Predicted 3D model of an 88-nucleotide RNA (c-di-GMP-I riboswitch aptamer) from a Syntrophomonadaceae bacterium. It was read from a public genome assembly, where an Rfam model found it. The model forms 90% of the base pairs in the Rfam consensus.
């Protein structure tokens, strides 16, 4: 250093729900408060993949369609990149 994550020990992070702010919306911050679960549930939006669908475009003419990423999801799954413990 590289693998690996069975056994340990010492950590970490924090789903669901309530509050409240942003946002169209998907979904994000903060607070409480609990542990769904994770060995990177630590960053990165590179690659696939989901999700929403505003503003333009099509269409529709009093109705609310349809397609669409510049938009979200790193707790979707590869990949990169930096870290703890130790060794069946």
């Nucleotide at each position: 250093u590289g693998a690996c994550g069975a056994a340990a020990a010492a950590u970490g992070c924090a789903a669901a729900c309530c509050u409240u702010c942003c946002g169209a919306a998907a979904g994000g911050g903060a607070g409480a408060g609990c542990a769904c679960g994770c060995a990177a549930a630590g960053c990165c939006a590179u690659g696939g993949g989901u999700c929403u669908g505003a503003a333009g475009c099509c269409a529709a003419u009093c109705g609310a369609g349809g397609g669409u990423a510049u938009g979200a999801c790193u707790g979707c799954c590869a990949g990169g990149u930096u870290g703890c413990c130790g060794u069946a």